[in-house]
RNA sequence: ACAGAGCAAGGGCAAACCCGUCGUGAGACGGGGACGCAAAGCUUCCGGUCUGAAGUGUCGAAAGGCAGCAGAUAGCGGGGUUGCCGGU
Numbered sequence: 001a002c003a004g005a006g007c008a009a010g011g012g013c014a015a016a017c018c019c020g021u022c023g024u025g026a027g028a029c030g031g032g033g034a035c036g037c038a039a040a041g042c043u044u045c046c047g048g049u050c051u052g053a054a055g056u057g058u059c060g061a062a063a064g065g066c067a068g069c070a071g072a073u074a075g076c077g078g079g080g081u082u083g084c085c086g087g088u
Stems, first nucleotide, its partner, number of pairs: 012037002017032006035075001041081003045078003048073005056067004
């Protein structure tokens, strides 16, 4: 340094739901609250899923649909990066 198995100590984060605020929305933030999590720390590079006010392309008589684009999700995976403890 890598891999596997198992066991502690000190702790950490915080789902759903409720209240408040922001947002067109997905959702985010603050407070309460714990379903769970060894990275459920950070980061949209890749894929997935979700959203769509305006605006782009395309199909349509239209309503609308599809695509692109923009945004959201890191507690949907993968990648990158950082961190706590310590017996075999």
A computed fold for an 88-nucleotide RNA from a Steroidobacteraceae bacterium, annotated as c-di-GMP-I riboswitch aptamer. The source organism's lineage runs through Bacteria, Pseudomonadota, Gammaproteobacteria, Steroidobacterales and Steroidobacteraceae. The model forms 95% of the base pairs in the Rfam consensus. Rfam family: c-di-GMP-I riboswitch aptamer. Gene Ontology term of the family: cyclic-di-GMP binding.